[in-house]
Context: one part of a larger RNA
C1' cells in the first nucleotide's frame, strides 16, 4: 500500500452485478425436492354413445417397462489413500450412432379381484380366479461362447457341444406395408474399473518397521490384472533421498498479494474424490455397496390398546441450539436442462425468478449559474477586525433520482425496459481525523484527575495530545475500529 464469505459502532438516497451458517457432519414441528408410460397388461369407479353385442373418455390402484446410480447438498474422514500431468493392459459400458442376421410353435402361475381371518396400528395369512412386452419350456441360429484337433501356444482353418427373441399401434376388405419395440453378433461414441511414474503440509522430543508380511506354485474369486482370497513353499519387502508413529488437511483449474521469485488461500463457478445420524452387510441392476432403496446392531426421538411398531433436512424454505456472524415456511415450469411418454403432455425447491442484508464491486444523485449592505448568528480578536463566507437569502435555470398519472413492450406473473405528461430545489450526508510519524489550529473547561494512546508518549493551572465548540483535513453512501493473508 492491496486484498477479505468478514464481524463491530456511527450513519445511510437509488440502480445493475455478485455474494450470503466459515461455529455443533448438533438436534429437527410442518410443507415440498421422483417420476412417468393405457401405443405392455388384466380389472374397478364415473360419464357419454349405443344395433344391448360392445364402444370411447376420464380418473383409481395394481402387474410390468424405463428413470430413480443424474440432478442438489456438505467436508466429516482421507497424508500416497484422493487429486493433478503423463503413460499403460488383463476390462464392462442401459440409452445413442453404424452394419448384418432373426421376430416361428406351445405351456404353468401371480397381483389385482372375490371369499374368510388375525393385528390398536404398522401390516399380514389361508382359499377360489384372470392378463401382459412379466415368467419358463421347444424349433432354429451366420457369427459370439466352450471343447478338442491342425497350425507356432499367435493369426486363421476344420469338426463337436450349448445358448435368442415380443408384441403394440397405424393403415387395408385381407395380406403386403409403415412406425415403435424384441433377440443375436460386429463397430463406434460416451461413462466407468484397474495399473504405472513424478509431484503433493509440520513434527526425530517419532528410528527402526512389517507375518498376507515380500516372492513364487496350484486353487478360488471379479466384467478384468493382482496376496484381492486361500493352502504349500522360500525368507524376504521398506527405511536418514526420513520408513513406521504422531498432528493437520480434501485435491485440482484458480483467488489475493509482489517489480518477480515466492509467500498465503481454496468462499462462489467447473473438474475430480468422498459421506448421507453412526458402524457393518448385501440385493436389484449396465451402473450403486445406493441421501429422499433394503437388512442387522447401536444411540437418540415418536406413536402404542404394552402385544408391538415409526424415523433419519451434510436437498429447499423454516425452527431450536450453538455463535462475533450469515435470508423467505415466496413465485414459475414461460426460459435452460434432465425424467418418462410415438405424442399430446406430466413431473422437476435442478433452474429461473422475486424477497431480505451497504456484505462487496461498479454506476448515479444529493442542484446548476449568477449573486456583497461580504445580512443576521456562531467562534476568535491586538476591539481596528478577521472567519465561517458565494456559502445563504435573493434572481433565472434544470428536472437526473424520488412522487403522481397515462402508454407501449418483454414476461407466467410479480417485476423490468422503453416513452410520454404533472407538480416541485423539492425526497436525500455522514464518519473519522488535525502534538510528531501525517494532510490538517484556536478558545474554553479539567487539572497526573477525568481521560488518550498504533509507535515516541500526552495530563501535576496558560494541555494545537483529555472533553465540547468554532474551524480545518480525509475520505463519501459510506466512514472508522477490529481479526486474518501478502
Nucleotide at each position: 500500500g492491496g486484498g477479505u464469505a468478514a464481524a463491530u459502532g456511527c450513519u445511510a438516497g437509488c440502480g445493475g452485478c455478485g455474494u450470503g451458517c466459515a461455529u455443533u457432519a448438533g438436534g429437527c414441528a410442518u410443507g415440498c425436492a421422483a417420476g412417468u408410460a393405457g401405443a405392455a397388461c388384466g380389472a374397478g369407479u364415473c360419464c357419454g354413445a349405443u344395433u344391448u353385442a360392445u364402444c370411447g373418455g376420464a380418473c383409481u390402484a395394481g402387474u410390468u417397462g424405463c428413470g430413480a446410480a443424474c440432478g442438489g447438498c456438505u467436508g466429516a474422514g482421507u497424508a500416497c489413500a484422493a487429486a493433478a500431468u503423463a503413460g499403460g493392459a488383463a476390462u464392462c459400458u442401459g440409452c445413442c450412432c453404424c452394419u448384418u442376421a432373426g421376430u416361428g410353435g406351445g405351456g404353468a402361475a401371480u397381483a389385482g379381484u372375490c371369499c374368510c381371518g388375525c393385528g390398536a396400528a404398522a401390516g399380514u395369512g389361508g382359499g377360489g380366479u384372470u392378463a401382459a412386452u412379466a415368467c419358463c419350456g421347444c424349433a432354429u441360429g451366420a457369427g459370439u461362447c466352450c471343447c478338442g484337433c491342425c497350425g507356432a501356444u499367435g493369426a486363421g482353418g476344420c469338426g463337436g457341444g450349448g445358448g435368442a427373441a415380443a408384441g403394440g399401434g397405424c393403415g387395408u376388405a385381407a395380406c403386403u406395408g409403415c412406425c415403435c419395440g424384441c433377440u443375436a453378433a460386429g463397430g463406434g461414441a460416451u461413462g466407468a474399473g484397474c495399473c504405472u511414474a513424478u509431484u503433493u503440509c509440520c513434527u526425530a522430543u517419532c528410528a527402526g518397521u512389517u507375518u498376507g508380511u515380500u516372492g513364487g506354485u496350484g486353487g478360488g474369486g471379479u466384467a478384468a490384472u493382482g496376496g484381492c482370497c486361500u493352502a504349500c513353499c522360500a525368507a524376504g519387502a521398506c527405511u536418514u533421498c526420513g520408513a513406521c508413529g504422531g498432528g493437520u488437511a480434501g485435491g485440482g483449474g484458480g483467488c489475493g498479494u509482489g517489480a518477480g521469485a515466492g509467500c498465503g488461500c481454496g468462499u462462489a463457478c467447473c473438474c475430480c474424490c468422498a459421506g448421507a445420524a453412526u458402524g457393518g452387510c448385501a440385493c436389484u441392476g449396465a451402473g450403486a455397496u445406493a441421501c429422499g432403496g433394503g437388512c442387522c446392531a447401536u444411540a437418540c426421538a415418536c406413536c402404542u390398546a404394552c402385544g408391538g411398531g415409526u424415523g433419519g433436512c451434510a436437498a429447499c424454505a423454516a425452527c431450536c441450539g450453538g455463535g462475533a456472524a450469515u435470508c423467505g415456511u415466496g413465485c414459475g415450469c414461460a426460459a435452460u436442462g434432465g425424467g418418462c411418454g410415438a405424442a399430446a403432455g406430466c413431473c422437476u425447491g435442478a433452474c429461473g425468478c422475486c424477497g431480505c442484508g451497504a456484505c462487496g464491486c461498479c454506476g448515479c444523485g444529493u442542484g446548476a449559474a449568477g449573486g456583497a449592505c461580504u445580512a443576521a448568528g456562531g467562534c476568535c480578536u491586538u476591539a481596528g477586525g478577521g472567519u465561517c463566507g458565494u456559502a445563504a437569502a435573493c434572481u433565472u435555470c434544470u428536472u437526473u433520482u424520488g412522487c403522481u398519472c397515462c402508454g407501449a413492450g418483454u414476461g407466467a406473473g410479480a417485476a423490468c425496459u422503453c416513452g410520454g405528461a404533472g407538480a416541485g430545489a423539492a425526497u436525500a450526508a455522514g464518519c473519522a481525523c488535525c502534538a510528531g510519524c501525517u494532510a490538517a489550529c484556536u478558545a474554553c473547561g479539567u487539572g497526573c484527575c477525568a481521560g488518550c494512546a498504533g509507535c515516541u508518549g500526552c495530563g501535576g493551572u496558560a494541555a494545537u495530545a483529555c472533553g465540547u465548540a468554532g474551524g480545518g483535513u480525509g475520505c463519501a453512501a459510506g466512514c472508522a475500529u477490529u481479526g486474518c493473508c501478502c
This is a predicted structure of a 486-nucleotide part of an RNA (small-subunit ribosomal RNA, 5' domain) from an uncultured bacterium. The RNAcentral record of the full RNA draws on ENA, Greengenes and SILVA. The coordinates come from a structure-prediction model, not an experiment, and the mean pLDDT is 83. Its Rfam family is "Bacterial small subunit ribosomal RNA". Gene Ontology terms of the family: structural constituent of ribosome and ribosome.